RNA sequence: AGAGUUUGAUCCUGGCUCAGAACGAACGCUAGCGGUAUGCUUUAUACAUGCAAGUCGAACGAGAAAGUAACUUCGGUUAUGAGUAGAGUGGCGCACGGGUGAGUAACGCGUAGAUAACCUGCCCUAAGAUUCGGGAUAACUUUUUGAAAGGAAAGCUAAUACCGGUUAAUAAUGUAUUACAGGUGUAAUAUAUUUAAAAGGAUUUAUUUGUCUUAGGAUGGGUCUGCGUAACAUUAGCUAGUUGGUGAGGUAAGGGCUCACCAAGGCGACGAUGUUUAGCGGAUCUGAGAGGAUGGUCCGCCACACUGGAACUGAGACACGGUCCAGACUCCUACGGGAGGCAGCAGUAGGGAAUAUUGCGCAAUGGGGGAAACCCUGACGCAGCAAUACCGCGUGGAUGAAGAAGGCCUUCGGGUCGUAAAGUCCUUUGUACAAGUGAAGAUAAUGACAUUAACUUGUGAAUAAGCACCGGCUAACUCCGUGCCAGCAGCCGCGGUAAUACGGAGGGUGCGAGCGUUGUUCGGAUUUACUGGGCGUAAAGGGCAUGUAGGCGGCCUAAUCAGCUAAGGGUGAAAUCCCGGGGCUCAACCCCGGAAGUGCUUUUAGAACUAUUAGGCUAGAGAUUGUUAGAGGCAAGUGGAAUUCCUGGUGUAGAAGUGAAAUUCGUAGAUAUCAGGAGGAACACCGGUGGCGAAGGCGACUUGCUGGAGCAAAUCUGACGCUGAGGUGCGAAAGCGUGGGUAGCAAACGGGAUUAGAUACCCCGGUAGUCCACGCUGUAAACGAUGAGUACCGGCUGUUUGUUCUUUCAACGGAACAAGUGGUGCAGCUAACGCGAUGAGUACUCCGCCUGGGGACUACGGUCGCAAGACUAAAACUCAAAGGAAUUGACGGGGACCCGCACAAGCGGUGGAGCAUGUGGUUUAAUUCGACGCAACGCGAAGAACCUUACCUAGGCUUGAAAUUUUCUGAUCGCCAUAGAGAUAUGGUUUUCCUUCGGGACAGAAGGACAGGUGCUGCAUGGCUGUCGUCAGCUCGUGUCGUGAGAUGUUCGGUUAAGUCCGGCAACGAGCGCAACCCUUAUCCUUAAUUGCCAGCACGUAAUGGUGGGAACUUUAGGGAGACUGCCGGUGAUAAGCCGGAGGAAGGUGGGGAUGACGUCAAGUCCUCAUGGCCCUUAUGUCUAGGGCUACACACGUGCUACAAUGGCGAGUAUAAAGAGUUGCUAAACCGCGAGGUCACGCUAAUCUCAAAAAACUCGUCUCAGUUCGGAUUGAAGUCUGCAACUCGACUUCAUGAAGUUGGAAUCGCUAGUAAUCGUAGAACAGCAUGCUACGGUGAAUACGUUCCCGGGUCUUGUACACACCGCCCGUCACACCAUGGGAGUUGACAUUGGCAGAAGACGUUGAGCUAACCUUCGGGAGGCAGGCGUCUAAGCUGGUGUCGAUGACUGGGGUGAAGUCGUAACAAGGUAUCCGUAGGAGAACCUGCGGAUG
Repeated sequence: AGAGUUUGAUCCUGGCUCAGAACGAACGCUAGCGGUAUGCUUUAUACAUGCAAGUCGAACGAGAAAGUAACUUCGGUUAUGAGUAGAGUGGCGCACGGGUGAGUAACGCGUAGAUAACCUGCCCUAAGAUUCGGGAUAACUUUUUGAAAGGAAAGCUAAUACCGGUUAAUAAUGUAUUACAGGUGUAAUAUAUUUAAAAGGAUUUAUUUGUCUUAGGAUGGGUCUGCGUAACAUUAGCUAGUUGGUGAGGUAAGGGCUCACCAAGGCGACGAUGUUUAGCGGAUCUGAGAGGAUGGUCCGCCACACUGGAACUGAGACACGGUCCAGACUCCUACGGGAGGCAGCAGUAGGGAAUAUUGCGCAAUGGGGGAAACCCUGACGCAGCAAUACCGCGUGGAUGAAGAAGGCCUUCGGGUCGUAAAGUCCUUUGUACAAGUGAAGAUAAUGACAUUAACUUGUGAAUAAGCACCGGCUAACUCCGUGCCAGCAGCCGCGGUAAUACGGAGGGUGCGAGCGUUGUUCGGAUUUACUGGGCGUAAAGGGCAUGUAGGCGGCCUAAUCAGCUAAGGGUGAAAUCCCGGGGCUCAACCCCGGAAGUGCUUUUAGAACUAUUAGGCUAGAGAUUGUUAGAGGCAAGUGGAAUUCCUGGUGUAGAAGUGAAAUUCGUAGAUAUCAGGAGGAACACCGGUGGCGAAGGCGACUUGCUGGAGCAAAUCUGACGCUGAGGUGCGAAAGCGUGGGUAGCAAACGGGAUUAGAUACCCCGGUAGUCCACGCUGUAAACGAUGAGUACCGGCUGUUUGUUCUUUCAACGGAACAAGUGGUGCAGCUAACGCGAUGAGUACUCCGCCUGGGGACUACGGUCGCAAGACUAAAACUCAAAGGAAUUGACGGGGACCCGCACAAGCGGUGGAGCAUGUGGUUUAAUUCGACGCAACGCGAAGAACCUUACCUAGGCUUGAAAUUUUCUGAUCGCCAUAGAGAUAUGGUUUUCCUUCGGGACAGAAGGACAGGUGCUGCAUGGCUGUCGUCAGCUCGUGUCGUGAGAUGUUCGGUUAAGUCCGGCAACGAGCGCAACCCUUAUCCUUAAUUGCCAGCACGUAAUGGUGGGAACUUUAGGGAGACUGCCGGUGAUAAGCCGGAGGAAGGUGGGGAUGACGUCAAGUCCUCAUGGCCCUUAUGUCUAGGGCUACACACGUGCUACAAUGGCGAGUAUAAAGAGUUGCUAAACCGCGAGGUCACGCUAAUCUCAAAAAACUCGUCUCAGUUCGGAUUGAAGUCUGCAACUCGACUUCAUGAAGUUGGAAUCGCUAGUAAUCGUAGAACAGCAUGCUACGGUGAAUACGUUCCCGGGUCUUGUACACACCGCCCGUCACACCAUGGGAGUUGACAUUGGCAGAAGACGUUGAGCUAACCUUCGGGAGGCAGGCGUCUAAGCUGGUGUCGAUGACUGGGGUGAAGUCGUAACAAGGUAUCCGUAGGAGAACCUGCGGAUG
C1' cells in the first nucleotide's frame, strides 16, 4: 500500500466481498512446562448451608457452672475455678470497606468556577472550664401469659445513662454608632437577652485519659453556575406552583422547597414537549491522522440493595447484612400467630454458546473498638480450577548415500518423501526422576503461601506436535474415487466420466502448544468526504418567483478589544500511552523520573484582519430626465377567410372512404354548384434558432388601463446589497363544482373492416370535454434533464434593439459601444460524449438535493383537497449487481452502393402415372450401423444369393482365428473312411525341411503375461471431409491518434471478376488470400516416325498404305512460338481503366480443370485408419449352418420409361471420341428366332479384340385412337454366371398388355459448344445399373433490366442483442414458499388523567384518660405520653384517553422459484416512434383522448 467481482472487450460511476488489528469471548481438533493477568457479557431470577461488624471491665451494677481441694451431721458447706464464661446498662463503630448497573438524557457525569447562602464525629493547634444536687431504670428476684417469636405486672439497684440549679464569653439573637466595600454585605465598639459539663475513669503520687465552652486548622460533605454530554420532526407546540413579585413557614444552607395573596408570565426550529435507548468519566480497541466504536478488569463520581412508601437515631443515612407500613414470594405453626431478603465471599437451582473452590491465613497492607495486651475483618494476602489472554522455554545436537526398506508419482528411464530414518559420536538447557542445600517477603517477636523461588549433584535421548490451507484473490500440485450425485463456498464460483475447487492419499505452504471456525468493533471505505466527494447524460438543481429569520457582504478615517495573536499564573487526580533509567536470568510484569494531556480558567500586552461604535466616500444598488423595441398582462369593441347547419335555385346517380373494402349518406334528390341566412371556435400569408415574459406561456385589428426591460446624458440618495430554511403568490394539459355555450375536433360508446383473436392501429358515426364566467386542483420529459448572484479568462462569424461617429441632398452603406439571441472554435474542464465569455473554465457567497439495484414517485401516520389525488415518506425481505459514456461485432419489416441463373427473359424438368433406388414409419427373432434444412435421403455402398456381415436363431471353442514370449514333445500337413447342417470329432494311411550342429522353420501340449472387440464416447482427440465460398476478404510490423477497449493503414474519389489497379490521405511497408506460375483444349513452328500417316515415285489387288519406300500432310508426343489493352481512335483527371476498331487461330482472366485465406457450424466420421479414457474377457472375443439387411397399409427424396406424328414400326445408308483386355478381350466359321453355344485365329495391345456407335439422313407404313403409343404385371419356355439363383440375380423368346392423353399448390437446373437430345466406354464385379464416373455426336432460345424474393460484399445509422433476432424481454393467470400492509375484533404492557380509598409516618390540632425529676400556697401547675381528629400520602379499586406490542376469519399488493398457460407491450422506424403528466376504457402486457419532451 491494495485486490476480486457488472462487459465480447474498455473507461467511469457504484455497491458487495477479501487480505490487518483487537476481544471478559464461545465452538471444533490437539496439548509438555513456567511466569503474569483475567474469569455470569444471559434472569436487578430464586436461594439450602457456613462465614462477611464488632469492640471496650481503664464508664456501670450484677455474676454462674463443670472440675479440683479441704471440711462434713453425708443433707451439704467452704476455698479455688473467678470477678472468669455468658447476658444487661452505657460509649464508639455499624453512613467505611465489599457488591451490582435496574433506574437515570439529568448539574447525573466531565471540566472550570461560586458558596459574602452552608455543615463537618474521630484528628491537630490555642484559650478557658470541669461546681451544687436529684429522680429513675435494665440486668436481677417473684408472679403471670404464649406453641413459638415474644410479652405483661410487682419489687430491688448503678453509672462517663437521665434531669434541675450556679457560673461563663472571642458564642447566639436584637438594637445603636463608626469604618470599609459597592449585586446581597463585612469588620470593630457599646448595650440588652440567652446558652455548658461526667466534682468522671485508671495507675500511682505524679501523671495519663476523658468531658464541656469558644476560636482556628485539616479532612469529608451539602448547594448553585458557565460550557460539553445519544437517536427520532412520521414527536411542534409545552407549562397552573407553571414564570415572577410581596409576606410567612421550613432547612445546616440560597431557592415555589412549601403556603397565602398579587401579576400573567416562562420554555420552544440555536429543537421545547414527547417517545426510544443508555450509568458517566479517566480510559480501552482501531486509525497516518481527523475520526469511529466501546465503557469488562483497575481508579474517580453517581444510583440501587426483594418491589413501593416512610421516617427514626446520628456529626453523617432516609441506612445492603437497622426500624415501621403495604405488596409479591418462601419457610415455621398448636391456625391464634410468627420469621426472611447473597446486586458481600464461597456455594445451589434456573437461564444460557458461555464464566472458577461451600479452600488457607490474618504472616503482610489497610480498617473498627480498646490506654494497651488483644479481639474482629470472605477488605486483603495466598493457594485451587480454566491454553481465556500476553510473555518466555522445550520437544535434542553433530555426522551419516547403499540416496536402504516402504509410501506416492511416472514419459517405466526415473523422480520424490530424503540426511529424513537406521547407524555412529555427543549434550542434559528446560521438563521428568532421585538426593542435598536453601533465601527475600520480618526494621524486636509473629510466615498462610511452603514439599516455596533459587542453587548443587546424579540418571538417561531418555518424558513432550499439532492445526489449518494448497482454483484466483493468497504462500502452497499431483494421483485415485465420485459423476449437477454426494458435497464445497468469504466473493467470483466449482461438481453433468480425464475435478490442482467435492472425498481420500502422497507431496507442499503457513502458523506452532497451539491452530482453525463463529460472533463483534475499527480499518481498508475519500462508501457521509472538517481533513477529504458530488448533482448536463451515472443517484442528485426545488416548476417559477417574491420575501422573513439566518448566512455572507464595497472604499476611507478614528475608537474599542468580543473573535484573533504572544507571554505568564492556576488547573488538567493516580493508574494508562510515550521517552529515559532500574528490578525479577530475559520477556510479559513491576518500580522511579520525565514528557504529554491538543482542554478550561485567569492576568498582562498587541491592534493587521473579522466584529462593534462613531464619522465620511461613490465604483455596488436605487431614484430623476429623455428616448426606443416588443405575440408582456387585463378589459371592451370590431373584422374577414374557412368548416358545419338551415332556406331557396340549377342538376342527376352516385358520393364518401380505403392498402383493398364495408358500415355511412343519396331517387323522400345526395355529392357538385349558385344565392341568402344562422352560429361557434380559431386567427392563413407576414413568420424568422425573430420578439416579450420569472416560469407556465404569449400571434387578426382598434381603444382604454397596466407591469417589466434596453440605450443616452447628467443630477440625486449614500451600501440602502447578494442569497434565502419556513411563509406567500403564480403555475401547461387533463380533471372537479355551479351556470352558460357547443361550429369543428373528439376519451367513453356503437357500427364496419383487418386478424388465429383485435377489447387496437384503418374507416363511418359520436357523448363528456375542448370555449366563456366564477371557484378548486398544484402536477408534466414543468428540460438547457444545467439553482441564484459577483468578478476574472484568446478569437472568428450571423441576427434583434438602441446610441454615437462617418458618408450622403436623402435613403442605403461602413465603424465603434451597450444589451439580447445563434453558430464555430483556443486555453481550460470532462469517464467519455461534449461544454467552451449565454461555461460543464478559474474563484467567492448563499440555498436545494444525492449516497447500490429492487421492494418504493409504495405502506402506515400527518397536512391539504368536494373528489381524483397531491406533499412528506419508511421497514421487513431479496439480488451481486443495477447504471453512464464510448468500442468491436451481430442484427433491423433502417439507409446508400455493388455482385451472383438471385429475380426477370427463355429452354427443359420435378410435383400426377408405372417401375427402379434411398429414407422415414410400421413390422420382425433380426429387418446391423452411420448420415437429418441448404450442407441426410441412386449418401458411406466403384455393386448384400453364400462370403461380404457388423444383425438374429441354433450348435461349438476358451491363451483363443491371427501376434510376441517360456517349457516340453517331434511330428504335422495332406489323403481316405465314419458321424454330423457344418464347425468339428474319431479311426486309418503317411512320415519333413534348413543348419555355423548351438539351434531354427513347422506342428502339438502346458502355463502365465496377454490377445481380441465394426463395444461406448466425433461433446476427450489426430487425420480426412462438407459448408459459407473461388465469396474478396483476413491480418501483421513500425509510426501516429485515443486514459482505454480500439482506431488509422483496410476509409474516401474513380475502376475491376477481384483489398484488381490509379489518385488522394498520418501513414509507410509487409504477409495469407486474388491474379500469375501447373494440367488440358484452340493456332503455328521445330524434332522424331511404329503398330499410326500416304502427297510425290514404284509394285500389286475386284477392292483396301496391301508392299517397296517416303517424312510432305493427318496423327502421336517432346520442345518452342503466340495474347501483353501491345497498336489506333474516343472517353476519363494527362491516371487506373472503359468503349470502339485494326491485325490475329484466339482479345481483353480465350474455354475448362486442379488450386479453397483468417475463420464459422462442439458440422460429419472412434464402422477406413490412428488414438486417450471407460467397458467385456468360458464373452460385447472367435468358428459354423440357416435366416435377415430384399419385409409393406403408408409418406417423402432422387431417377428411368412414357403419355406419342419434331412420333412408332420396317428397310436401307453415313459419321465419333475416350477407354478396357491373359483367372482377360475374343475374330472368323458353324448351330440356335434369341439370350447364347461349339470350335478356334489374333492380342500383354496406335498392331488383335470388345466394336455395332446412336440420334441424323433416305424410302415405306401407321393417321390421333388408350392406338402399330406405352410398356408395367402375369403365364409358359429357356440362356448365362456360380458349391448354390426358393427366400433373393441378370438376360432371351412367345403370350399377356396395367396406369398413363403433359400433371394442383408448390418447386428445380441451365447463359454456348451451354441447355436439350443421342449413343459409347470404364471402375468395382463370378454374376447383377434406370446409379456413378468419363467420352464424344446433333445442337438451341433468352437476358429490357436490378423494383421485388434469396444469398453475399463495402460504407453508414439505431440497438436494452454478445449463446449475438432461432436474440432480448413485459404483464395477467395457475402452483409452492417467504416477509409485509389492511382487517370485525380479541388480548397484553406502559404512560397519563378523573373519582373512591387511605397503611405506616411527619406536621397541625385536641387531649375529660395517664404522668418520676422542675415550680408550688401541696389544691395544683409547667412539661410530657396514650388516645381522637385533620392535611399530605404508597399499595389497592374504578372510569376515560394515548402509545407500543401480540394475535385474527378474510383480504391487498410485493418478492423468490423447474423447461406451466395466454398473448407480444418494449429494445431496430421493434413492425401504430418512444416516453412524461392526466382522464377514460380493456383478460393481460396495454389502447385511446388532451397537452408536453426528444432521451
Source information
RNAcentral holds the sequence, with entries from SILVA. This is a predicted structure of a 1495-nucleotide RNA (small-subunit ribosomal RNA) from Perophora annectens. Rfam family: Bacterial small subunit ribosomal RNA. The prediction has a mean pLDDT of 85.